[in-house]
Context: one part of a larger RNA
């Protein structure tokens, strides 16, 4: 110097990207416990007070005939230590938003998360030698199942709810016309030959699904507007034109895990706060099962905040051990 422990005046996060790291609590009884809630819960919520030995009394229980013996609990008064859960062991605690309902599951060896799952919901194949899948086949799963069943996507507890477009893609219906292959079908025509005949081109004409075409379907892939003008202050615009489009974004929510301008504006917090929390809405670019918005409960999650607590720090010393280094 460096690792581990250890203790530490006065302050107590002033350190930091962040209380990271330490500290703080911590066990058993007794009192006491909020908001909110799906009435289970939260909640060992929080906060409080005891806990050793001695002695008196009043009792419980078991044995025992009995004295008594174990054990065990109520008041009362007393001792002694720096400390009585005296050592190990052993929750810090509260409030507030985000996000995921939750218990789970993941990157073996830098990510444990808000990502995966998940019950619950939807849609949409599949009537059984089911669909789907593995295969050249046989043969298998599925399934010794049978639609309250399998398979395939989406969604993600519960709670309220889940808007308009079917033009374009996909899918499902549906067949009258268009198109349309091999295929029939053979007008005419070439070669070649004296011929008969042989080969070879081929035109109308009928010829499937597909496609075109005609409707449906968005918890199917997806979308969901632009100018302009109006109100007895101004400002706005409920109203009104006017151009486009398949339809022009409903509830809800919104500087948001989404807001660029941006450190928007106002509000609370703090002396002082690009974060936070409530508001607003001018949403560059939120939005309704690529869900929406709310949600007790959880949570090694992510964000502010306040209480204890502390060598985090103002500012650093000691002190053990180990190791380095230097000396013999």
């Nucleotide at each position: 110097c460096g690792a581990u422990g250890c203790u530490g005046a006065a302050g107590g996060a002033a350190c930091u990207c962040g209380g990271c790291a330490a500290a703080u609590u911590a066990c058993c009884c007794u009192c006491g416990u909020a908001a909110c809630u799906u009435c289970g819960g939260g909640a060992u919520a929080a906060g409080a007070g005891g806990g050793c030995c001695c002695c008196g009394u009043c009792g419980g229980u078991g044995g025992g005939c009995a004295a008594c013996c174990a054990u065990u609990g109520g008041c009362g008064g007393g001792g002694g230590g720096c400390a009585c859960a005296g050592g190990c062991u052993a929750g810090g605690g509260g409030g507030u938003g985000g996000c995921g309902a939750c218990u789970g599951u993941u990157u073996a060896a830098c990510a444990a998360a808000a990502a995966c799952a998940c019950a619950g919901g939807g849609c949409u194949c599949u009537g059984c030698g089911a669909a789907a899948u593995c295969c050249u086949a046989a043969g298998a799963u599925g399934a010794c199942g049978u639609a309250u069943a399998g398979g395939g996507c989406c969604u993600g507890a519960c709670g309220c709810c889940u808007g308009c477009c079917c033009g374009g893609u996909g899918c499902c219906g549906g067949a009258a016309g268009g198109u349309u292959a091999a295929g029939a079908g053979g007008a005419g025509g070439g070669g070649u030959g004296c011929a008969a005949g042989c080969u070879c081109c081929a035109a109308a004409u009928c010829g499937a699904a597909g496609c075109c075409c005609c409707g449906g379907u968005a918890a199917a892939c997806g979308g969901c507007g632009g100018c302009c003008g109006u109100a007895a202050c101004u400002a706005u615009a409920a109203c009104g034109g006017u151009c486009c489009u398949a339809a022009g974004g409903u509830a809800g929510c919104g500087a948001a895990a989404u807001u660029c301008c941006u450190u928007g504006u106002c509000g609370g917090g703090u002396a002082a706060g690009u974060u936070c929390c409530g508001a607003c809405c001018u949403g560059c670019a939120c939005g309704a099962a690529u869900g929406g918005c709310g949600u007790a409960a959880c949570g090694a999650c992510c964000u502010c905040c306040c209480c204890a607590c502390u060598g985090u720090c103002u500012c650093c010393a000691g002190c053990a051990u180990c190791g380095g280094c230097u000396c013999a």
Background
The part of an RNA shown here (large-subunit ribosomal RNA, domain IV) has 328 nucleotides and comes from Taklimakanibacter lacteus. NCBI's taxonomy places the organism under Bacteria, Pseudomonadota, Alphaproteobacteria, Hyphomicrobiales, Taklimakanibacter. The coordinates come from a structure-prediction model, not an experiment, and the mean pLDDT is 89.